The RNA shown here (Glycine riboswitch aptamer) has 84 nucleotides. The sequence was found by an Rfam model in a public genome assembly.
RNA sequence: AGGGAACUCUGGAGAAGCCCGCAAGGGUGCCGAAGGUGCAAGGCGUAAGCCGAAUCUCUCAGGCAAAAGGACAGAGACUGUUUU
Numbered sequence: 001a002g003g004g005a006a007c008u009c010u011g012g013a014g015a016a017g018c019c020c021g022c023a024a025g026g027g028u029g030c031c032g033a034a035g036g037u038g039c040a041a042g043g044c045g046u047a048a049g050c051c052g053a054a055u056c057u058c059u060c061a062g063g064c065a066a067a068a069g070g071a072c073a074g075a076g077a078c079u080g081u082u083u084u
Base pairs, nucleotide, nucleotide: 001082004078007076008075009074010073011072018027019026020025029064030063031062035060036058038056042051043050044049
């Protein structure tokens, strides 16, 4: 100087505090930022086809007061690598 799975701290969006039901549960509308699906360029293959990014896409999962969660960002600590 550059990099890193996990760890700590800080910030962190969207969407009915909807309806039915004693409850269990069911229904309607909606959101996109855990996770998951799909693929452009490009690559491989005689071909069929395969590989292939995102905050894009789908909405399976999840979510629609607060809390929690939360992609991502910043900082810390730690670890090991390269160069000198």